The RNA shown here (small-subunit ribosomal RNA) has 1481 nucleotides and comes from an uncultured bacterium. Rfam family: Bacterial small subunit ribosomal RNA. Gene Ontology terms of the family: ribosome and structural constituent of ribosome.

């Protein structure tokens, strides 16, 4: 973009077009092929007519007995007319309608072509005579259920037969033979005759025989026309030839004999599928895909054969046979064929009315009239397509109501509705109304024929008739917005956005994917957005896909270069001339159907649509014509290309034959205990002498050194010398052939290593194997033995990462360096050069190529020729078949099935049991600790009612928690409250407040006491308190994975970036890397970069020296006083406090270093290379932590998850861990004595002296709002004593028992004291942890929270005060560069292959079933040809007649042959116990 569609939702109307795509299943009923009476006998039936006959209204006469008349009724005669059933006979049923099963072929399609038939039609010629003898109807007689059949008598023809004639025609031996007809209708009496009639004339119509035509039909050639080579050979009437048959007609059409062809890789046979075309969809076009409707062609008509009529058939609606199906039957036997139109069953997603009509149009028959026509026309069904039209127009903001969102303000639906004013296409309903009709018929004219004015016939005039559709299109009137919108979508592709509901559920989904509590992706709903009588969906073609590449694609690494050469068909070929014109290119001509496409024009109001007319068919034929290319054919050339002479180099190959060195065994001697492996070992050998040495021999293999991106060779490959035979390159000059070339499907050879046959050989090494080791295991790497083989002949195999992952050949396109072998020049004492040239081998590189990597005169460049070869990825190089092969196996080489990727270069990070460099208490090297032990103290488990809740690897665990008896507090039980403990609004009342009491665990409830405040414009008002409504309050409920702040970790690691440039296709790089240096992306330095920020630094703070100022609570050097205490006077000097400076920068010097940055060393200096120490923590990462500190979307609760209250719990305890304190003692313990800080805190406080108590601690209270007073005795150390290595004079849990203090209260559950008890524990397993200097280690002090404390926790402070660092290889943990990568949720990753399970698909397989199908032979209907001695026979002959005769039939027979059968093969499908691998979960 399309469609003969189906489905799902919906559905006003017109118009044109269309409608079983499947089971070529099967069919009930109607109907679709009749038609001529102007061929013919004839007449059942119908009308008419005549004739006679019965009975008889009416009506007349009547002697009333009746007669007549006879409408009518009945039954009959007669074919007279109309006509006409059934037969005879003609013509048509070979057309039109249906299907598309077969057919891959002369079917079809184009262009051509000769040896042919042709009714009806047309045109021409010629006739149209004279005669027979049947039969059918009918009627008679008979079989039988029909269906029909027999016998017999009669009959007619335009049926049949004979003769005559015979222009043309047909055969011919060329003399000659042969071969026709039919009449019928109308008309006239002019001639003939007999008045009629009839013959006769004449007109139609017809026959007969030929000729030519149109038109139809047969037949033949040549090019086209699917898929498969996992079909490669086929074929015997097969190719041709002679005769002979046969046919309308050429031909092996078919039959004999005769030769042995024919056809194939330009794909034959074979198997699958298929009607075929004009065209139709698609597409820019090449093309692909298709063959419905319309046209043309074939082929079929229930299967399968068959022939007969006929002009035409092997015949849809004809016959015969066989078959298989149905139906009828008296069981003998017989009918039937919708793939005509309707219509049924069935099938299927799915496809219509048992309709009207011949009025038009075309057939058939007929002289016509006219009959027949399910061809056709035309209605009905169906939105199944195309196209038109409507479903109103206009006004209309309070932007109504409702609806949805919402930041609550609004916003949107939305001028949309209502409302108001109009219109009336549709629609209802009523009037009018075309065209579609042309005529034949009949009248009249004129003409023709004719004797003719009939009559027929032709033209023209008139005129009458004939509508299925038709209640038609269409026009008016009349009513009144009245009868009329759906559907899909809205995460990206792709136009459309929100809310609710759901929580990986239900669902969506064309791909990428959505959904696990805030889903624009599910499902609702508003609101959009695209279409519209129609939207979507599904299927299906094309297109987009340059994704099969003709136009137009690729093979170094993405898929794809054959292992490597020769070579065969074939493909393609140098130069110059000539000459042909096949290819090419031009004109013409004839073809190329119609319709349909395109264009110009008409008609239908428009458009679909119908119509004229044009163009276009790109194509095939024939013919003229050009000659550059290309080819044919002649002739010439040398440059391709080869072939001689002459040299070079070489592990090219084959054979034989010879060498040292080494392995290893053997034989001898020397010597004695190990030897051999190994990370370390162990098997193994060895005192029966091993190894290790020396001499001698044996055997097999393999060839150090030279050796070398060196040489050869197609390639595999080829290395010790020698000698044969031998292929192939170079290279220089010349001389010859004369395009002999390239390339290369098939084919032929070669073609590592393993492995296979037979036979040798076997020294070392070594798969299988066997031991020892490693290991969680160790069929393994590792060691000791070994055997196949490795060699050798001769034979297979034929593969490989057979790689330069790069086919062979030409040609052209910048260069530089090395190397190997000739050659020429130049130079040269040389063993040492230089330049050019040819062939080869590397290395960088221009241009240009490439997706990048990269190629780059040895291209992957530009370009020509010929060959392989790809066409997502698994499946799978598998599995079936075929060839090869002893065999292993190898070549060819799929599917079904999954999957949405699977791959290639590059990129940024990540990561490596990858390098390189560097750093860190990271190791090492110290010192002291944890892990053991009693406790503390957190967690984890587990327990309970509850043990509230969070934090879990470093980076949780003495953590939130700077203080859990009650509060706290969030947990549990129990009691109790509902606008609430807390804010804001509103209404009413009240001053807040407060005193006792009673009840209860208590909240709280009742009673009682005091008190009437403050402002005020005298209305009230603010504050507060009680009671009421609702709006809300409240929640430590929930989600740190919705959020904000804040934190933690990498890590105070030195890195994270941009802006501008420049380089890449881009991802990105560049700067940031290099070459030094630092603590450091700190500096220098180079540099396509060049600047800049955010980090480091630095500036803050403290600390350590010194000045300066200040000197009271602080200090005291110097004077003085003194109670001896900086106490007082004074002092301002110290020391201190606290303000301000000063110092330190690699500044200076010597070295290294590039003369740089720096480093190293030195000087000064209180300090020296950041002085120490803090505070300061970049882009990020880790969905890290924290909703329970605060804040905050959502979502949940609302007499409860919200609130009071009382008690319990948070403090349990078998258990496990982490962090600490105390120990284990003598560097200690105890005693007694004595020194010396810092830096903090204190009015609800800290408290001194003093008293009292053994102590905690009480009493009392001075002073202190703090450099003044307290808290406060520092302690370890020293200086005595004592204790003696003992579970103690360590150690202090644990317990009892007295007791303080705190506070409402220490029962669960405080701390502290006294005094008594006195456990573990005697220095700690694996592993672990902290520390580099005023540091570890050790000693005390303070604080903070705090009524108190469970603090051995934190936070700070000072006193003592060491060790040790060789050095960076290991462990951890960064940084930087690099380099691998199939990781990017980034190695805590990604992934393999068994086995278990479950589900699908395939492939073996004893077999079994069914199609097709070869080959043998049985078999033979009905039919045709052939023979026929047997039965029968009108017409012709013969014969007077009997009879015969010729032809003909029937029957027999034969030959071909359908069905059917036997056997035996191939194929292909289904199925099959076990198997087999493959997917997917």
């Nucleotide at each position: 973009a399309u469609u003969g569609a189906a489905c799902g939702c919906u559905g006003g109307c017109g118009g044109c077009a269309u409608g079983c795509u499947u089971a070529a299943c099967a069919c009930a009923u109607g109907c679709a092929a009749g038609u001529c009476g102007u061929g013919g006998g004839g007449c059942a039936g119908c009308a008419g007519g005549u004739c006679a006959g019965a009975c008889a209204a009416u009506c007349c006469c009547u002697u009333c007995g009746g007669g007549g008349u006879g409408c009518g009724u009945c039954a009959g005669g007669c074919g007279c007319u109309g006509g006409c059933a059934a037969c005879c006979g003609g013509c048509g049923g070979a057309c039109g309608g249906g299907u598309g099963a077969g057919u891959a072929a002369c079917a079809c399609g184009u262009a051509g072509g000769a040896a042919u038939c042709u009714g009806c039609c047309c045109a021409g010629u010629a006739g149209u005579u004279c005669g027979g003898g049947a039969u059918a109807g009918c009627c008679c007689g008979g079989g039988g259920a029909a269906a029909c059949c027999c016998g017999g008598a009669u009959u007619a023809a335009u049926a049949c037969c004979g003769g005559a004639u015979a222009c043309g025609c047909u055969c011919u031996a060329c003399g000659g033979a042969g071969g026709a007809a039919a009449g019928u209708g109308g008309g006239c009496c002019u001639c003939u005759g007999u008045u009629u009639c009839a013959a006769g004339c004449u007109c139609a119509c017809g026959c007969u025989a030929u000729u030519g035509g149109a038109g139809g039909a047969g037949c033949c050639u040549a090019c086209g026309u699917c898929c498969g080579a996992u079909u490669a050979g086929c074929u015997u009437g097969u190719u041709g030839g002679u005769g002979g048959g046969g046919u309308a007609a050429a031909a092996g059409c078919u039959c004999a004999c005769c030769a042995a062809g024919g056809c194939g890789a330009c794909g034959a046979u074979c198997g699958g599928u298929a009607g075929c075309u004009g065209g139709u969809c698609u597409g820019a076009g090449a093309g692909g895909a298709u063959g419905a409707u319309c046209a043309g062609c074939c082929a079929c008509a229930c299967u399968g054969g068959g022939a007969c009529u006929g002009a035409g058939a092997c015949a849809c609606g004809g016959c015969u046979c066989a078959g298989a199906c149905u139906c009828c039957u008296a069981c003998g036997g017989g009918a039937g064929g919708c793939a005509g139109c309707a219509g049924u069953g069935g099938g299927g997603a799915a496809u219509a009315u048992u309709g009207g009509a011949c009025a038009a149009u075309g057939g058939g028959c007929g002289c016509a009239a006219g009959c027949c026509u399910g061809a056709u026309c035309c209605a009905g069904c169906a939105a199944u397509g195309c196209c038109g039209c409507g479903u109103g127009u206009g006004u209309g903001a309070a932007g109504a109501a409702g609806g949805c969102c919402u930041g609550c303000g609004g916003g949107u639906u939305g001028u949309a509705a209502a409302g108001c004013a109009c219109u009336u296409u549709u629609c209802u309903g009523a009037g009018g109304g075309a065209a579609g009709a042309a005529a034949u018929a009949c009248u009249c004219a004129g003409g023709g024929a004719u004797a003719a004015u009939a009559c027929c016939c032709c033209u023209g005039a008139g005129g009458g008739u004939u509508g299925a559709c038709g209640g038609u299109a269409c026009c008016u009137c009349a009513g009144g917005a009245a009868u009329a919108a759906g559907c899909a979508c809205c995460g990206g592709c792709c136009a459309a956005c929100u809310c609710c509901g759901u929580g990986c559920c239900a669902g969506c989904a064309g791909c990428c994917g959505c959904g696990g509590u805030a889903a624009u992706a599910c499902g609702g709903a508003g609101g959009g957005u695209g279409c519209a009588a129609g939207c979507g969906u599904u299927a299906a073609u094309c297109g987009g896909a340059a994704u099969u590449a003709c136009u137009g694609g690729g093979c170094g690494u993405a898929a794809a270069g054959g292992g490597u050469a020769c070579g065969u068909a074939g493909g393609c070929g140098g130069u110059c001339c000539g000459u042909u014109a096949a290819g090419c290119c031009g004109g013409a001509u004839g073809u190329g159907a119609a319709a349909g496409c395109c264009c110009c024009g008409g008609g239908c109001u428009c458009a679909a649509c119908c119509u004229g007319g044009g163009a276009a068919u790109u194509g095939c034929a024939u013919u003229c014509g050009a000659u550059a290319c290309u080819g044919g054919c002649g002739g010439a050339c040398u440059u391709g290309a080869g072939u001689c002479u002459g040299a070079c180099a070489g592990a090219g190959g084959g054979a034989a034959g010879u060498g040292g060195a080494a392995u290893u065994c053997c034989g001898g001697g020397u010597g004695u205990a190990g030897c051999g492996g190994u990370g370390a070992a162990a098997u193994g050998c060895g005192u029966a002498a091993a190894u290790a040495u020396c001499c001698g021999g044996a055997a097999g293999a393999a060839c150090a050194c030279c050796a070398g991106u060196g040489g050869c060779g197609a390639a595999g490959g080829c290395g010790g010398c020698u000698u044969c035979c031998u292929g192939g390159g170079u290279c220089a000059a010349g001389a010859c052939u004369g395009a002999c070339g390239c390339u290369g499907a098939g084919g032929u050879a070669c073609g590592a290593a393993a492995g296979c046959g037979u036979g040798g050989g076997g020294a070392g090494c070594a798969a299988a194997c066997a031991g020892g080791a490693u290991u969680a295991g160790a069929u393994a790497c590792c060691c000791u033995g070994g055997u196949a083989g490795u060699c050798c002949a001769c034979g297979c195999c034929c593969u490989a990462a057979a790689c330069g992952c790069u086919g062979a050949g030409a040609a052209c396109u910048a260069g530089c360096c090395g190397u190997u072998u000739g050659g020429u020049u130049c130079a040269u004492u040389a063993a040492g050069g230089a330049a050019c040239u040819a062939a080869g081998u590397g290395g960088c590189g221009a241009a240009g190529c490439u997706a990048a990597c990269g190629c780059g005169u040895u291209a992957a460049g530009u370009u020509c020729u010929c060959c392989g070869c790809c066409u997502g990825g698994g499946g799978a190089g598998u599995a079936c078949g075929g060839c090869c092969g002893c065999a292993a196996g190898g070549u060819u080489g799929a599917a079904a099935c999954u999957c949405a990727a699977a791959g290639g270069a590059a990129u940024u990070g990540a990561c490596g049991g990858g390098g390189g460099c560097c750093c860190g208490c990271a190791c090492a090297a110290g010192c002291g600790g944890u892990g053991g032990a009693g406790c503390a103290u957190g967690u984890g488990g587990u327990u309970u009612a509850a043990u509230u809740c969070g934090a879990u690897g470093c980076a949780a665990c003495g953590c939130g928690a700077a203080g859990a008896a009650c509060c706290u507090u969030a947990c549990c039980a129990g009691c109790c409250c509902u606008u609430g403990a807390c804010a804001u609004c509103c209404c009413g009342g009240g001053a807040a407040c407060u005193u006792g009491g009673u009840a209860g665990a208590g909240a709280u409830a009742c009673c009682u006491u005091g008190g009437u405040g403050c402002c005020u414009u005298c209305g009230g008002g603010a504050a507060c308190c009680c009671g009421g409504u609702g709006a809300c309050a409240g929640g430590u409920g929930c989600u740190g994975c919705a959020u904000g702040g804040c934190u933690g970790u990498c890590g105070u690691c030195a890195g994270c970036u941009c802006g501008u440039g420049u380089c890449g296709u881009g991802a990105g790089a560049u700067g940031u890397u290099g070459g030094g240096u630092u603590a450091a992306g700190u500096c220098c330095c180079g540099c396509a970069a060049c600047g800049a920020g955010c980090g480091c630094a630095a500036c803050c703070c403290u600390u350590g020296u010194c000045c300066c100022u200040a000197g009271u609570u602080g200090c005291c050097a110097g004077c003085g006083a003194u109670u001896c205490g900086g106490u007082c006077g004074g002092g301002a000097a110290c020391u201190c406090u606290a303000g301000g400076g000063a110092g330190a920068c690699u500044g200076c010097c010597g070295g290294u270093g590039a003369u740089a940055a720096a480093c190293c060393g030195g000087a000064g200096g209180a300090a020296g290379g950041u002085g120490g120490g803090g505070a300061u923590g970049a882009c990020g990462u880790c969905a890290a932590g924290u909703c329970a500190u605060c804040a905050u979307g959502g979502c949940c609760c609302u007499u409860a998850u919200g609130g009071g209250c009382u008690g319990g719990g948070c403090u349990a305890c078998a258990c496990a861990c982490g962090u600490g304190c105390u120990a284990c003692a003598a560097u200690g313990g105890c005693u007694g004595g004595u020194a010396c800080a810092a830096a903090g805190g204190g009015u609800u406080g800290c408290a001194a002296g003093c008293c009292c108590g053994c102590g905690a601690g009480g009493g009392g209270g001075a002073g202190c709002c703090a450099a003044u007073c307290c808290c406060a005795u520092a302690a370890a150390g020293c200086c005595a004593g004592u204790c003696c290595u003992a579970g103690u004079c360590c150690g202090g849990a644990u317990c009892g028992u007295a007791g303080u203090c705190u506070g409402c209260a220490a029962c669960u559950c405080g701390a502290c004291u006294g005094c008594g008890u006195g456990a573990a524990g005697u220095c700690g397993g694996a592993a672990u942890c902290g520390c580099u200097a005023g540091u570890a280690a050790u000693c005390g002090c303070a604080g903070a929270u705090c009524a108190g404390c469970a603090a051995u926790g934190c936070u700070g402070c000072g006193g003592u005060g060491a060790a040790u660092a060789c050095g960076u290889u290991c462990c951890c943990g960064g940084g930087c560069c690099u380099u691998g990568u199939a990781c990017a949720c980034a190695c805590c990753g990604c992934c393999c292959g068994u086995c278990a399970c479950a589900c699908c698909a395939u492939g073996g397989a004893a077999g079994u079933u069914g199609g097709c199908u070869g080959c043998a032979c049985c078999a033979g209907a009905a039919g045709u040809g052939g023979g026929u001695u047997g039965c029968c026979u009108a017409a012709c002959c013969c014969g007077u007649a009997a009879g015969g005769g010729a032809g003909g039939g029937c029957g027999c027979u034969u030959a071909c042959c359908a069905c059917g059968g036997u056997g035996u093969g191939g194929u292909c499908a289904a199925u099959g116990a076990c198997u087999g691998g493959g997917g997917u979960g």